[in-house]
Molecule: FMN riboswitch aptamer (RFN element)
């Protein structure tokens, strides 16, 4: 250093005090704000795949969203500019941002130990 086994730690952000309507809204209207993990000739919420939900002892199955135009460049749907769009389930005045399942789960990240080469 590589492989296998095993252990530990880490592992999701954002409207309750912008304004409006209303008996009631952090849920509606208007405005504001946020962006998990791996990959990709070059950096991604919107490309490819994965996780989070539900079913199952398990293998696994089901459900589940979104981008264009222009520019630079060898290379970018990832950068820059412009302008859009999206966001599980249950609760509740209709929720990406509140409360709850959840001191949960988790893609994965870092490190330790053992064995083999």
């Nucleotide at each position: 250093c590589u492989a296998a086994a095993u252990c530990u730690u880490c592992g999701g952000g954002g409207u309750u005090u912008g304004g409006g309507u209303g008996a009631a809204a952090g849920u509606c209207c208007u405005g504001a704000c946020c962006g998990g993990c791996u990959g990709u000739u070059a950096g991604a919420g919107u490309c490819a795949g994965c996780g989070a939900g539900c079913c199952g002892c398990a293998a696994g199955g089901c459900a589940g969203g979104a981008g264009a135009u222009g520019g630079u460049g060898a290379a970018a749907u990832u950068c820059c500019a412009u302008u859009a769009c999206c966001g599980a389930c249950g609760g509740u005045a209709a929720a990406g941002u509140c409360c709850g399942g959840a001191u949960g789960u988790g893609a994965g990240a870092a490190g330790g130990u053992u064995u083999a080469g």